Predicted 3D model of a 74-nucleotide RNA (transfer RNA) from Richelia sp. RM1_1_1.
The coordinates come from a structure-prediction model, not an experiment, and the mean pLDDT is 81.
Parts: sequence; C1' cells; structure tokens
RNA sequence: GGGGUUAUAGCUCAACUGGCUAGAGCAUCCGCCUUGCACGCGGAAGGUUAGGGGUUCAAAUCCCCUUGGCUCCA
Repeated sequence: GGGGUUAUAGCUCAACUGGCUAGAGCAUCCGCCUUGCACGCGGAAGGUUAGGGGUUCAAAUCCCCUUGGCUCCA
C1' cells in the first nucleotide's frame, strides 16, 4: 500500500427482509424481605448505534468517506 471483518448502555451481547418508544443479563441506585448482611423479589436510571455525508415516507440495518480493533496478502 491492497483485501476481508468488526465498532450498539459501565461490561458481555440481542435487534428477523429497512418499519412498535433500540432491548436482555451482569453491574449501579431505590424499595420490600432480615435484628443486620448476603440471597431472593419489585422498580428506576443509564444510548450522538465509532465520526461525517448520502439514499428513503422511514436507517443500528443500505451506499460513500474518515477513524480505531482483529486478520490475510505484499
């Protein structure tokens, strides 16, 4: 330098063929339970879907560019 793949909550991951308000587990916070803690139960908060642009009535999803990770070739 060229090809492939990947980027979604603090962490690990879903999200079907483009169509509900982007969800789950763990973690965090609050409540219940307990003499108290843990466990368990209920609830809450937490997202620029890496960044920018485009297509579309509608984009995490399709197209282009940029950046980072992994990998192959030279």

The same sequence occurs in records of 5 taxa.